[in-house]
RNA sequence: GAUCGAAAAAGGCAAACCCGGUGAAAGCCGGGGGCGCAAAGCUAUGGGUCUAAGACUGUUUCAAGUUAUGACUGCCAGGCUGCCGAA
Numbered sequence: 001g002a003u004c005g006a007a008a009a010a011g012g013c014a015a016a017c018c019c020g021g022u023g024a025a026a027g028c029c030g031g032g033g034g035c036g037c038a039a040a041g042c043u044a045u046g047g048g049u050c051u052a053a054g055a056c057u058g059u060u061u062c063a064a065g066u067u068a069u070g071a072c073u074g075c076c077a078g079g080c081u082g083c084c085g086a087a
Base pairs, nucleotide, nucleotide: 004085005084012037013036017032018031019030020029021028022027035074041080042079043078045077046076047075048072049071050070054067055066056065057064
């Protein structure tokens, strides 16, 4: 240095759920909480998933359908970076 990951040490993150805020929604932010995580740090690049305001189609109207320009990295890959050190 590479691989690897211990019932190690020091720290870190924080699912469900609850409260408040925000958003059309999905979701996101703050507080509590703690299921888990060695990249559960960053990145929507490929696949995947969620939503459908607006637009389009449709309708007498209401419905309904399509669509990401909105999201998710704690779904899987790719890229970038990084703490510790037993075997």
Model confidence (mean pLDDT): 87 of 100. c-di-GMP-I riboswitch aptamer from an Anaerolineales bacterium, 87 nucleotides, folded computationally. Of the family's consensus pairs, 95% are formed in the model. It was read from a public genome assembly, where an Rfam model found it.